[in-house]
Annotation:
Small-subunit ribosomal RNA, 5' domain from a metagenome, 512 nucleotides, folded computationally.
Context: one part of a larger RNA
């Protein structure tokens, strides 16, 4: 010089667009961040209506509370039962690894809801939550009876068809082999529900798409003051297991594998697309935003499902925290805000689903701290203003001065003009196709006043642009490096003056 999630000191108008815990992956009060569906079920509550019943008031008409059943429901809270919750979102500890980046391979694999085609849905059953009762317990919550529904569970039937088993033929190829046809025998299916105006769904298989597992080549840190390392360790045979190959696992056999082209062990690290830097080579770093992994209070595990070994499930074990009636129970912010610590140092417990985007539903809608905006913070880059012209008796003041003057300086007064921006007022959007806009009376237009509100800061021997005076006297202090200061310091402190930059200078730090 140039960069930065930066931070320090001093100042600090104004807008746009970004960024904002790099430390302790430290411990969390409170709130919210994931839920829908009544077009899949039974109840019940509550509202209307309506039909009864029996009580009060009044002579009656009527009217006032109670109750039992029936229909309706944009109603409420819970339960069974579908999807969803594995997506979004945070974080980078771990991890030198097929994690990643690129290139292939799967004749070894799976894939929910979606989109094509084909076929089909038949007869039964038994149950359980919830309600009811009756018990335990402080609570968390838990037993037991009885009784109830369903697109919830479960048996039989039916198989175009799929799976496996055995046999035969065609055909293909990439090594184990794939496809396709034919037959034998075995085994496999559903909810004709829901809703009625269209609809929505349920099973089987074929294929797509879309998402994912697996396997391999080849690339990327530091260390020989780590040289050997290795027993499921290397292969084979069976078998177990997986959606699948595979010592992935067993049992047995055989003695192999890796390694100076760095095995093994140490030490550091999430990888990439990319940032920065350089004229390239290259170093160097991996914040935001995107893409792959990894975690989720340590550690282990496994269940449900298409899909988890599962951030806001579950159990177990362990630390820490709370409540207990002492028996026993709850929690997990590396989701958005907030607090506490830690540190040089890093925001609001904000406003809305109005738009994208997700979930559920036919829909209407409901949820969404994802997102959209809004806050604070000169953290950063870009614009922007602090005003324009004229103005010499070169005013006063200040500062030097050889006392003649020089300087500050057209600088100021003063004289004429302008209103960017901010302030005051009127209108007032795009973003939504519609009675839907949080942002927001914002953005923008139009008037009004009046130069009015709006400059600092570092530096001045040399490198490096910019010099005098006073005070100080190796003293106070300065200093990036040389080096200043012991009595005339352009090097220390002020003052005039003068250079640089500018809403910022400047310093530390760290890459290049």
């Nucleotide at each position: 010089g140039g960069a930065c999630g930066a931070a320090c000191g001093c100042u600090g108008g104004c807008g746009g667009c970004g960024c904002g815990c790099c430390u302790a992956a430290u411990g969390c009060a409170u709130g919210c961040a994931a839920g829908u569906c009544g077009a899949g079920c039974g109840a019940c509550g509550c509202a209307u209506a309506u039909c009864g019943g029996a009580g009060g008031a009044g002579u009656a008409a009527u009217c006032c509370a109670c109750u039992g059943g029936u229909a309706u429901g944009a109603c409420g809270g819970a339960g069974c039962g579908g999807c969803g919750a594995a997506c979004g979102g945070g974080u980078g500890a771990g991890u030198a690894u097929c994690a990643c980046g690129u290139g292939a391979g799967a004749a070894a694999c799976c894939u929910g809801c979606c989109c094509c085609g084909a076929a089909g849905a038949c007869c039964g059953g038994g149950a359980u939550a919830g309600c009811c009762c009756g018990g335990g317990g402080a609570a968390a919550c838990c037993c037991g009876g009885a009784u109830u529904a369903a697109u919830a569970c479960c048996g039989g039937a039916u198989a175009c068809c799929c799976u496996c088993u055995a046999c035969a033929g065609a055909u293909c190829g990439c090594a184990u082999g794939g496809u396709c046809u034919g037959u034998u025998g075995a085994g496999g299916a559903a909810a004709g529900g829901c809703c009625u105006u269209u609809g929505c769904g349920c099973u089987u298989c074929g294929g797509g798409a879309u998402g994912g597992u697996c396997u391999c080549g080849c690339g990327g840190c530091c260390u020989a003051u780590c040289a050997g390392c290795u027993a499921g360790u290397u292969g084979g045979u069976g078998a177990g297991g997986u959606a699948a190959c595979g010592g992935c696992u067993c049992a047995c056999c055989a003695a192999g594998g890796c390694a100076u082209c760095g095995a093994c062990g140490g030490g550091u690290a999430g990888c990439u697309g990319g940032u920065c830097u350089g004229a390239g080579a290259g170093g160097a770093c991996g914040a935001u935003c995107a893409g792959c992994c990894a975690c989720a209070c340590u550690g282990g595990g496994a269940c449900u499902g298409a899909g988890a070994c599962a951030c806001g499930g579950c159990c177990c074990a362990g630390a820490c925290u709370c409540c207990u009636a002492c028996g026993g129970g709850a929690g997990g912010c590396a989701g958005c805000a907030g607090c506490a610590g830690g540190g040089a140092a890093u925001c609001u417990u904000g406003u809305c689903c109005a738009a994208u985007g997700g979930g559920c539903g036919c829909a209407a809608g409901c949820c969404u701290g994802a997102g959209a905006c809004a806050g604070c913070g000169a953290c950063g880059c870009c614009g922007c203003g602090u005003g324009g012209g004229g103005g010499a008796u070169g005013a006063a003041g200040g500062c030097c001065u050889u006392c003649g003057g020089g300087u500050u300086g057209u600088a100021a007064a003063c004289c004429c003009c302008u209103u960017u921006c901010a302030g005051g007022a009127g209108g007032g959007a795009c973003g939504a196709a519609a009675u839907u806009g949080a942002c927001g009376g914002u953005a923008c237009c139009u008037c009004c006043a009046g130069a009015a509100g709006a400059a600092g800061c570092c530096c001045c021997g040399g490198c490096c642009a910019a010099c005098u005076a006073c005070g100080u006297g190796c003293c106070a202090g300065c200093a990036g490096c040389c080096g200043c200061g012991g009595u005339a310091a352009u090097a220390c402190g002020u003052a005039g003056g003068g250079g640089g930059c500018a809403a910022g200078c400047g310093u530390u730090g760290u890459c290049c």
It matches the Rfam family "Bacterial small subunit ribosomal RNA".